[in-house]
Molecule: Bacterial large signal recognition particle RNA
Organism: Lachnospiraceae bacterium
C1' cells in the first nucleotide's frame, strides 16, 4: 500500500418512571440496521440496557467552544376557555299601570264630542197565555152501618088488616174514570202586550248638531313590582397567551485529540 478481525459507532434530547442507568411510553428534532420481551414494567450497577442477527470500520469516533428549535420549572402580567362561589343597584324574563312614536283595525256609507227619544232594569196595576185545584158534565159505584119500592118469609092479632124489613130493582153518596174551558182561586225568569211610576253604571237602537279621528291587539318608549343566577360584577381554582428568571438542550458550525493484532 492492500487485506483480514477486534476495539469505536450504526442517532441525540426533554418529560416520566427510578437508589441511579437505560429501554419500552408521551414528546421535540432528525433520517442515522433487523428481530423478540418489557409499566403496579424489562435489563443493569457507575465501564450503568439484555438476548440473536448484520453492516461499517478514518470525510469515522471523543472532548471543547459557539449559535440555538424544544421540553421542564417558578414569578408577574394579561387574554383565551371551562368550573365553581358571592352578592345585589344594572341588562335579560314575566306581570301591573301609563303614553302613542311604528304596525294593525275601525272611520266622510261619518271618528270623537253633545242633546232628545225607546229598548234592556225595578215596582205596581190590567189583558193574554201555560200550569195547578175547585166548580161543572157523562159514566161507574154501597151485602150490612144511604133512600125508594120490598117477592119470599118473620112478629102482632079471631080476622081483616097492619108493622118492622133481608134478597132483588131504581136513584144516589163517598171513591174511582173519562171529557170541555162557558165560571172561580192560585203561581211564573209567561208575552216582538199595554198603563203609569221610578232608574240610568254597562250595552243595543233611532234622530238632530259638529267635522276627523278613535283604539291600545303587537313593536317601541316611561314608571313600578316580582322571581332567578343567563348576561354584566367579583373571588378561588385549572387551561391558554405574553414577559422574565432558572433548568435540560437536538440539528448545525468552527477547534482540538485519536486506535489494536496478524498477514503479504
Nucleotide at each position: 500500500c492492500c487485506g483480514u478481525g477486534c476495539a469505536g459507532c450504526c442517532g441525540g434530547g426533554g418529560a416520566g418512571u427510578u437508589a441511579g442507568c437505560g429501554g419500552c411510553u408521551c414528546c421535540c428534532u432528525g433520517u442515522a440496521c433487523c428481530u423478540g420481551a418489557a409499566g403496579u414494567c424489562c435489563g443493569c450497577u457507575a465501564u450503568a440496557g439484555c438476548a440473536g442477527g448484520g453492516g461499517u470500520g478514518a470525510u469515522g469516533c471523543a472532548c471543547c467552544g459557539g449559535c440555538g428549535a424544544g421540553g421542564g420549572u417558578a414569578u408577574c402580567a394579561u387574554u383565551c376557555a371551562u368550573a365553581u362561589g358571592c352578592a345585589a343597584a344594572u341588562g335579560c324574563c314575566u306581570c301591573c299601570g301609563g303614553u302613542a312614536a311604528g304596525u294593525g283595525a275601525c272611520g266622510u256609507u261619518g271618528a270623537u264630542a253633545u242633546c232628545c227619544g225607546g229598548g234592556u232594569c225595578u215596582u205596581a196595576c190590567g189583558c193574554g197565555g201555560c200550569g195547578g185545584g175547585a166548580a161543572u158534565c157523562c159514566a161507574c159505584g154501597a151485602a150490612c152501618c144511604g133512600u125508594g119500592u120490598c117477592a119470599g118469609g118473620u112478629c102482632a092479632g079471631g080476622a081483616a088488616u097492619g108493622a118492622a124489613g133481608c134478597a132483588g130493582c131504581a136513584c144516589u153518596a163517598a171513591a174511582u174514570g173519562g171529557a170541555a174551558u162557558c165560571u172561580c182561586c192560585c203561581g211564573g225568569g209567561u208575552g216582538c202586550c199595554g198603563u203609569a211610576a221610578g232608574g240610568g253604571u254597562g250595552c243595543c237602537u233611532g234622530g238632530a248638531u259638529u267635522g276627523a279621528g278613535u283604539u291600545a291587539a303587537c313593536u317601541g318608549c316611561c314608571g313600578g313590582a316580582g322571581a332567578a343566577a343567563c348576561a354584566g360584577g367579583u373571588g378561588u381554582a385549572u387551561u391558554u397567551u405574553g414577559a422574565u428568571g432558572u433548568u435540560c438542550g437536538a440539528c448545525c458550525c468552527g477547534g482540538u485529540g485519536c486506535g489494536c493484532a496478524c498477514g503479504g